This is a predicted structure of a 138-nucleotide RNA (c-di-AMP riboswitch aptamer (ydaO/yuaA leader)) from Paenibacillus phyllosphaerae. NCBI's taxonomy places the organism under Bacteria, Bacillati, Bacillota, Caryophanales, Paenibacillus. The sequence is in RNAcentral, with records from Rfam.
RNA sequence: AAUAGGCCUACGCUUAGUUUUCGGCUAUAGGCCGAAAAGCGGGGGAACCAGUCAAUUGGGGCGAAUCAUUCCGUUCGAAUGUAGGGUACCAUCUUACCCGAGUCCGUCAGCUAACCUCGUCAGCAGUAGAUGGGUCUA
Numbered sequence: 001a002a003u004a005g006g007c008c009u010a011c012g013c014u015u016a017g018u019u020u021u022c023g024g025c026u027a028u029a030g031g032c033c034g035a036a037a038a039g040c041g042g043g044g045g046a047a048c049c050a051g052u053c054a055a056u057u058g059g060g061g062c063g064a065a066u067c068a069u070u071c072c073g074u075u076c077g078a079a080u081g082u083a084g085g086g087u088a089c090c091a092u093c094u095u096a097c098c099c100g101a102g103u104c105c106g107u108c109a110g111c112u113a114a115c116c117u118c119g120u121c122a123g124c125a126g127u128a129g130a131u132g133g134g135u136c137u138a
Stems, first nucleotide, its partner, number of pairs: 012124003018038009039120006049110001058108001059105004067081005084099004089133006
C1' cells in the first nucleotide's frame, strides 16, 4: 500500500412504515405501553366502461421479487439466466456491485364516486463518471 474480516458510528440507506399531543411505566439519559391526530401507504366498494360463459386445473391480495432451462430426482433442494428492483439532491446515459424473497385471504373480490376498513414493521456500512436542472456556502 492492497485485500479480507471484526467492532463502533445512524450524516445516511432499503421500505408506506414518519411526526405530534395526552396519559401511564421505568428512570432521570433514553426507552416502552395505551389512546388520539397529521402525513404516507394498502384493501373492499356504483354508474359508465371492460369482460363473457364460468363453475378445483380454484381464485385473489401485499411486494421489485416474475418467468425459463438444467441437475438431483419420492420429496426437499441446487445451478445458470431472466421480467423487474436498489445504491446519500433530481432526471437521463454509461459503468460497478447487490436483490430478484417471503407471506396473507379462504371458495370470494375487474374498474369504481360516495362510503367502509386496515397498516405505519423490519433490516442495514452504503459504486464511479458525464450531461442538464436544482440546493447550500464563500